[in-house]
The RNA shown here (small-subunit ribosomal RNA) has 1414 nucleotides and comes from a metagenome.
Its Rfam family is "Bacterial small subunit ribosomal RNA". Its family is annotated with ribosome and structural constituent of ribosome in the Gene Ontology.
The coordinates come from a structure-prediction model, not an experiment, and the mean pLDDT is 83.

RNA sequence: GGUGCUAUUUUGGGUAACUGAAAUAGUGAUCGUGGCGAACGGGUGAGUAACGCGUGAACAAUCUGCCCUAUAGUGGGGAACAAUCUCCGAAAGAGGUAAAUGCCCCAGAUAUAAUCCUUCCGCAUGGUUGGAUUAUCAAAGAAUUUCGCUAUAGGAUGAGUUCGCGUCCGAUUAGGUAGUUGGCGGGGUAACAGCCCACCAAGCCUACGAUCGGUAGCCGGCCUUAGAGGGUGAUCGGCCACACUGGGACUGAGAUACGGCCCAGACUCCUUCGGGAGGCAGCAGUAGGGAAUAUUGGUCAAUGGGCGCAAGCCUGAACCAGCAACGCCGCGUGGGGGACGAAGUCCUUCGGGACGUAAACCCCUUUUGGGAGGGACGAAUAAAAUGACGGUACCUCUUGAAUAAGCCUCGGCCAACUCCGUGCCAGCAGCCGCGGUAAUACGGGGGAGGCGAGCGUUGUUCGGAAUUACUGGGUGUAAAGGGCGCGUAGGCGGGUUAUUAAGUCAUUCGUGUAAUCCUGGGGCUUAACCCUUGGGCUGCGAGUGAUACUGAUAAUCUUGAGUGGGGGAGAGGAUGUCGGAAUACCCGGUGUAGCGGUGAAAUGCGUAGAUAUCGGGUAGAACACCAGUAGCGAAGGCGGACAUCUGGCCCUUAACUGACGCUGAUGCGCGAAAGCGUGGGUAGCAAACAGGAUUAGAUACCCUGGUAGUCCACGCCCUAAACGAUGGGCACUAGGUGUAGGAGGUAUCCAUCCCUUCUGCGCCGCAGCUAACGCAUUAAGUGCCCCACCUGGGGAGUACGAUCGCAAGAUUGAAACUCAAAGGAAUUGACGGGGGCCCGCACAAGCGGUGGAGUAUGUUCUUUAAUUCGAGGCAACGCGAAGAACCUUACCCAGAUUUGACAUGCAGUGGAAGUUGGCGGAAACGUCGGUGCCCGCAAGGGCCGCUGCACAGGUGGUGCAUGGCUGUCGUCAGCUCGUGUCGUGAGGUGUUGGGUUAAGUCCCGCAACGAGCGCAACCCCUGUCGCUAGUUACCAACAGGUUAUGCUGGGGACUCUAGUGAGACUGCCUCGGUCAACGGGGAGGAAGGUGGGGAUGAUGUCAAGUCAUCACGCCCUUUAUGUCUGGGGCUAGAAACGUACUACAAUGGUCGGUACAGAGGGUCGCAAUACCGCGAGGUGGAGCCAAUCCCAAAAAGCCGGCCUCAGUUCAGAUUGCAGUCUGCAACCCGACUGCAUGAAGUUGGAAUCGCUAGUAAUCGCAGAUCAGCACGCUGCGGUGAAUACGUUCCCGGGCCUUGUACACACCGCCCGUCAAGCCAUGGGAGCCAGGGACAUCCGAAGCCGCUAGCAAUGGCGUCUACGAUGGAAUUGGUGACUGGGGCUAAGUCGUAACAAGGUAGCCGUACCGGAAGG
Repeated sequence: GGUGCUAUUUUGGGUAACUGAAAUAGUGAUCGUGGCGAACGGGUGAGUAACGCGUGAACAAUCUGCCCUAUAGUGGGGAACAAUCUCCGAAAGAGGUAAAUGCCCCAGAUAUAAUCCUUCCGCAUGGUUGGAUUAUCAAAGAAUUUCGCUAUAGGAUGAGUUCGCGUCCGAUUAGGUAGUUGGCGGGGUAACAGCCCACCAAGCCUACGAUCGGUAGCCGGCCUUAGAGGGUGAUCGGCCACACUGGGACUGAGAUACGGCCCAGACUCCUUCGGGAGGCAGCAGUAGGGAAUAUUGGUCAAUGGGCGCAAGCCUGAACCAGCAACGCCGCGUGGGGGACGAAGUCCUUCGGGACGUAAACCCCUUUUGGGAGGGACGAAUAAAAUGACGGUACCUCUUGAAUAAGCCUCGGCCAACUCCGUGCCAGCAGCCGCGGUAAUACGGGGGAGGCGAGCGUUGUUCGGAAUUACUGGGUGUAAAGGGCGCGUAGGCGGGUUAUUAAGUCAUUCGUGUAAUCCUGGGGCUUAACCCUUGGGCUGCGAGUGAUACUGAUAAUCUUGAGUGGGGGAGAGGAUGUCGGAAUACCCGGUGUAGCGGUGAAAUGCGUAGAUAUCGGGUAGAACACCAGUAGCGAAGGCGGACAUCUGGCCCUUAACUGACGCUGAUGCGCGAAAGCGUGGGUAGCAAACAGGAUUAGAUACCCUGGUAGUCCACGCCCUAAACGAUGGGCACUAGGUGUAGGAGGUAUCCAUCCCUUCUGCGCCGCAGCUAACGCAUUAAGUGCCCCACCUGGGGAGUACGAUCGCAAGAUUGAAACUCAAAGGAAUUGACGGGGGCCCGCACAAGCGGUGGAGUAUGUUCUUUAAUUCGAGGCAACGCGAAGAACCUUACCCAGAUUUGACAUGCAGUGGAAGUUGGCGGAAACGUCGGUGCCCGCAAGGGCCGCUGCACAGGUGGUGCAUGGCUGUCGUCAGCUCGUGUCGUGAGGUGUUGGGUUAAGUCCCGCAACGAGCGCAACCCCUGUCGCUAGUUACCAACAGGUUAUGCUGGGGACUCUAGUGAGACUGCCUCGGUCAACGGGGAGGAAGGUGGGGAUGAUGUCAAGUCAUCACGCCCUUUAUGUCUGGGGCUAGAAACGUACUACAAUGGUCGGUACAGAGGGUCGCAAUACCGCGAGGUGGAGCCAAUCCCAAAAAGCCGGCCUCAGUUCAGAUUGCAGUCUGCAACCCGACUGCAUGAAGUUGGAAUCGCUAGUAAUCGCAGAUCAGCACGCUGCGGUGAAUACGUUCCCGGGCCUUGUACACACCGCCCGUCAAGCCAUGGGAGCCAGGGACAUCCGAAGCCGCUAGCAAUGGCGUCUACGAUGGAAUUGGUGACUGGGGCUAAGUCGUAACAAGGUAGCCGUACCGGAAGG
């Protein structure tokens, strides 16, 4: 303004009700115009490494609506677009129309701006006072108040701009930049400015890290930390940036505008296909993604914002409620009593213990929960009204222990332990690591520990971590000193004086928002939380002051540094010349068959005359002796002599300069050997290569040759274990000693000695340092300055990139992945094809064997129904087994049996036990009879059978669950402890050393002193003597007796027996020796240095052996894996091995005769005399319980005979026949006898065993086991040797020392290729994708400019988003194939390294080779 509505008035129509029109007033939904707001508030962190942020300054280079203060003003006029209306249209839209605080025009200044003149001032541009000229502006409404509007000045607020300082990683990003840097003049902006434009100049940034790439919003703060730091940027607060992606302006005080506009693009939606619409990183909500994150809630009551005069309206800001243990805080799930302790469960040594006052039960309380009643603060004001939360918080009454406990852990770190199951499986695990039959580690049970409405895991950050070391680390050997010098920047720098005041210090001011943090106080019942006081915010800026130190400026000094004068040593460097020895070759002479080479050989050279030797010549390379932990040089490195040129060093002097110094990123130069290029040279040596050997092989070691190379000139390469594994400089901190160069002093005639001092090169050593080793005035000590480098091992000094190089390659230098170590020093062992010393039948010297034969016996293997089991190098194999026909016996077949063949207990029942007979049977056993009790008053008991329950039984497994016993090193001399002492420690010392011994035996010495187990001794046997005793032994003297005999009397002397003593101790002498220990010799003695032999076996080693001697844990079995019985097997037999016996013969065999032992055994026994038998043996039985009797004959020996060298008169296997004995029984499967038979074998290959004296060898005897069976075993005596120079070698051992990469300990460790699987990664013809830059083309919207037109508006142009094209760079993915790497179970080939690793090893380089490697 206004469709409409209401009222009044006027007017038309109508009788009226009523109705049309107009005016006025009021009201006024939806709507329109205008004003203000919408640039705030809310969200997000994509972009941004930037004046973006933080902090402190600046604007004299600026703007600022609304608000506040002050002054002045507010005159006149005009035109239009909406809404309403009409029309078309799906919509968007088109036409016409009134007003205004909307828009336009005119006038107008004391005001503002610009220009000129002028006053004063400042900080360079400049600011300011006065004057002149030009340009520019307003809106009304009302009676008044009030609210507006315009202009100017100021304030406040907000904004803009500039600057100092701070603000992540990468140098495998080192150069970047063209409006770029500056100037002059314009344009432009609110404002400075290359902000833009024209012209001029060539600047500007960068090793104090530019540019490029990656990542990221910044801060107050938050987490952590003692701090310094490190990490982080949720919630709250400040700033920035963004709003679908990109570009653009408009409006406005303010935007280049989250819920405005235009264009382009992607996407979604609508459409009548012509065209249109949209932007949740607002609040809810949906989908998707994800391991994962809430309600499409209530209210504007409070706080705050916008508009409005106000009422009021708007506000997913905000305040509340809902969901989630997500966090912080508080509370509860009950409290008291209650058993020598229920039930149940778990454990158990079976007694008990634990859960456990826990429960039950009794008494009590009521937070929380339920029910009922009351009921806020937050609400402001003079008063009233106004509460979403909310009938919420809170209060009172009532009810009833009632509604409320889990999670993790229990091997160590780390609080908490047992049982069962499992058996390197299943599984655990943060690290170390658990699990393979006794798992506190897996799973379950019980119990315990921790925390508790939580607990544990995962992820992340800080801490511990001094493990990036500013506080606060290192670099000889652990990772780490640049190969060495010159020197730029930089860092650091001598004495004195003055000035200054940058650093530094003091004080004051400003700032360091609030919140957070600390502190005092206060408010919610407490706390979390909130309010408040003070502190702090360690920073930045400004003022004033101080001047010791550092800096700056000026002046000066001489001690640092340098110069000069006088001397000195030297393999310092470069060039040239010269020399002799040696080697090779050539020529000639002499000379003859070899030379050469090796562990041994061969290839090779030589009768065409070598090697050897003499003479002459040529050539190249290197320089013996001197020569020395001596010298020189920065390092690499330098060695005949002389000359020239040249660098450095030392001593002395104190004339000169006057801090001129030290170090040194980048840079420049030098830099062994190998290697490369061009050209020379080449005697010797010698990669590669060839041949010969060695060897399983030998791409090696050894040998014969031999080319690059080694040498020279010029140019490259630039690496070494380029090492003192030790950067440079200065100063300080005990000494001793040697050596090289110089100076001085003293003494001396001199040589020379001694002393002092400076500079080098070594050794020893104190303090100190060091993990130790070690270093120690030549520091690895104590300090200062500068540089370089390190941060677990492998991957890897590799890949990619870059730089350098002719190449080889060098420099710089990662990651993925993988491991729990890699490493240093020292210790104790063990080991060595390391060393020293020593011992042993270890070798050697000897004697005899084994290995060959036959047999016996054990074993392997094979076989078998079974051939039971064990033992396995020495240290299993004549072993367990001191004795398998049955038994044994464990094995196999068959037949039986089940409380059992055997033990104990209980219950029930029956009967003595036993013995004997018949039948079946292989027996076990079954069955049928006969005979047959004791104790007790009784009950009952003893003994036996049956039934049942507990249990028995197992030679079933595990000797790697064990005890005990045993073997072995080894009868080797060792193994330890206490105290002390040394060392950080492991450990050492003692125990090593010098001697000595059989000995760690003893002596001496010694930081050790002592002691224990071992050694030795004590014990037994034996060797000599004494004493005692004297039968069964003995017999000298005496007596008796016999063919003969100690036969008898007797004796106690002897032998002997068996008890007890003595004796031998290096006691004595001598020599040696430390006067010792001890050793050599000797005397005496039965015996001499342990007299001989035995018993005796240290700490330990071998998971040695044994579960089958025995014992024992666990597991398994229970009508069988137990038990009984018969038969078989352990006794097999192609083959192999061990241990023995007997032989191969004459030192013998055989026949005859004859002699001498010891030690044993004997009554279920040994058995004599006698007789029989060829004999084994038989008959028979004296004697003997044994110094009495018996076994019992000893044999070899001695005497004599035969055999005469042969497969025999050797040897005796095998086989036949006949027997004997034992035994229930000799078939499988005994021993022996007689006769007959008469095999192999003639002394044993390689190899290997025993023994040092009464031993080896040889000869027999006895015993145990046992019915019988012995070539085995254990003992006994007889005969009775040889040899030992000696310790080089083999084996084993002891002590000391050395090396070690070994410690399961050399049967150790360990390297590389190849083959297989898995994993990550480099290259790769290419292919695909991304972000960015550049060039060109096209060119929207839009600002600006030009132009046409009266205007709306059109046209043109510059710029430009999007888009297109092109080449180049870059990042990522993928890729046939290919390269190496890592990790995997016990694969293949070799043996490189660790010991002298069997060729010392290693470094650089070159060549070669299956591989280590050579």